[in-house]
Context: one part of a larger RNA
Molecule: small-subunit ribosomal RNA, 3' major domain
Organism: metagenome
RNA sequence: UAACGGGGGCCCGCACAAGCGGUGGAGCAUGUGGUUUAAUUCGACGACGCGCAGAACCUUACCCGGGCUAGAAAAAUAAGGAAUCCAAUAGAAACAUUGGAGUGCUCGCAAGAGAACCCUAGUCAGGUGCUGCAUGGCUGUCGUCAGCUCGUGUCGUGAGAUGUUGGGUUAAGCCCCGCAACGAGCGCAACCCCUAUCGUUAGUUGCCAUCAGUUCGGCUGGGCACUUUAGCGAGACUGCCGGCGUCAAGCCGGAGGAAGGUGGGGAUGACGUCAAGUCCUCAUGGCCCUUAUGUCCGGGGCUACACACGUGCUACAAUGACCGGUACAAAGUGCAGCGACCUCGUGAGAGCAAGCGAAUCACAAAAAGCCGGUCUCAGUACGGAUUGCAGUCUGCAACUCGACUGCAUGAAGCCGGAAUCGCUAGUAAUCGUUGAUCAGCAGGCAACGGUGAAUACGUUCCCGGGCCUUGUACA
Numbered sequence: 001u002a003a004c005g006g007g008g009g010c011c012c013g014c015a016c017a018a019g020c021g022g023u024g025g026a027g028c029a030u031g032u033g034g035u036u037u038a039a040u041u042c043g044a045c046g047a048c049g050c051g052c053a054g055a056a057c058c059u060u061a062c063c064c065g066g067g068c069u070a071g072a073a074a075a076a077u078a079a080g081g082a083a084u085c086c087a088a089u090a091g092a093a094a095c096a097u098u099g100g101a102g103u104g105c106u107c108g109c110a111a112g113a114g115a116a117c118c119c120u121a122g123u124c125a126g127g128u129g130c131u132g133c134a135u136g137g138c139u140g141u142c143g144u145c146a147g148c149u150c151g152u153g154u155c156g157u158g159a160g161a162u163g164u165u166g167g168g169u170u171a172a173g174c175c176c177c178g179c180a181a182c183g184a185g186c187g188c189a190a191c192c193c194c195u196a197u198c199g200u201u202a203g204u205u206g207c208c209a210u211c212a213g214u215u216c217g218g219c220u221g222g223g224c225a226c227u228u229u230a231g232c233g234a235g236a237c238u239g240c241c242g243g244c245g246u247c248a249a250g251c252c253g254g255a256g257g258a259a260g261g262u263g264g265g266g267a268u269g270a271c272g273u274c275a276a277g278u279c280c281u282c283a284u285g286g287c288c289c290u291u292a293u294g295u296c297c298g299g300g301g302c303u304a305c306a307c308a309c310g311u312g313c314u315a316c317a318a319u320g321a322c323c324g325g326u327a328c329a330a331a332g333u334g335c336a337g338c339g340a341c342c343u344c345g346u347g348a349g350a351g352c353a354a355g356c357g358a359a360u361c362a363c364a365a366a367a368a369g370c371c372g373g374u375c376u377c378a379g380u381a382c383g384g385a386u387u388g389c390a391g392u393c394u395g396c397a398a399c400u401c402g403a404c405u406g407c408a409u410g411a412a413g414c415c416g417g418a419a420u421c422g423c424u425a426g427u428a429a430u431c432g433u434u435g436a437u438c439a440g441c442a443g444g445c446a447a448c449g450g451u452g453a454a455u456a457c458g459u460u461c462c463c464g465g466g467c468c469u470u471g472u473a474c475a
Base pairs, nucleotide, nucleotide: 001475003472004471005470007469008468009467010466011465012464013463015459016458019423020422021421022420023419026314027313028312029311030310031309032308033307034305035304042051043050062300063299064298065297066296067295068294071124075123077121078120080118081117084101085100086099087098088097089096105114106113107112126289127288129287130286131285135283136282137278138277139276140274142272147186148185149184150183151182152181153162154161155160166177167176168175192266193265194264195263197234198233199232200231201230202229206224211221212220213219237260240254241253242252243251244250316416320375321374322373323372324371325370326369332363333362334361337356338355342351343350344349382413387408388407389406390405391404392403393402429451430450431449432448433447434446435445
């Protein structure tokens, strides 16, 4: 100097407490361990709906079998050939064999030359093979915690100290005061984006606000007032008042205001730690394979199942379930696409097909809600697993192994032990909507809006962290 302490002091954080809702019990979905398997590809273990924003084939890296060996793709050289198209045979396909058609493009009168492509030869390719403890890049974590350092000076033999400690204050090493220190850098904050108010500019969205017509629909004329859209600007700064405070920084209360003391949210992650993660995104040193650890194809596997754990979904019901009627969003997406209306079907869907490259058309029904009705506490008109049959759609193909529909079947489950998780406000809880991936497949993920709480006395205790100080036989 650091680290550590079941040492001390001060201070933070949904850390505890106060509350609300869960997990742990059930069924199912999903990931992991284990087991099994020809294979159940690999990685990650403070991991586990993680890489995977989507395994029927493909993907695919694994297994079995059938093929190829300059190779599935690439560069350059040499010799030869037009490229290309069609058909047949065997086969699971890859591929193999055979037959036929065929002489194009550019320069040039022609001969010939060139580009592209094919075949052969040989320099070579290829590897999701190993090493993340050889690496780059990227990422996680402590942690959006308030820290981490430097120059000069001063002190110390030196390691080093000082500054950065102290008093106050802050979300903050933010700021004020003091001080052998004076300054500075990376961090904090601000500058950026979204959101909340207003003004202005603009009008093929919106408005009967005003006028006229009306098939009654902003539908038409007409108009940008309003809503809205998206550019520019205003606005919040402890600016004003009172009190407290060291005449400070600041704190408390108030006024005005759409908003008040960082208004709310996001992006942004210092020096470093964990030889953390990734050689299977990519790049790359070394090592290894080279008729195979490369490559093509068919099928299988990644979907197995005594079991254990994590994360979720649906429930156990009456603040409910079901039936009928009816209201109100936001944000997105669409041409190999979204697909109205109409007709058919109980339905998934099908047929026909308008419109729309979309503030114009479509996806599109928002759902919880509200109104009326049925059920009356029961394993039920709760719950929907499981199974049988019949279908729809996508796709070359749904057996292993897709989603959805109809009829039938109706399991466990009556609120969950020890333990444990999230959340402080438009939050939790609850309700739907959209998107990426994607032919098809979402209980996951990312986003969007609707309804909308309870509680915080306080910091003794648990966990994590910051500063000062103390002990140490540790470095």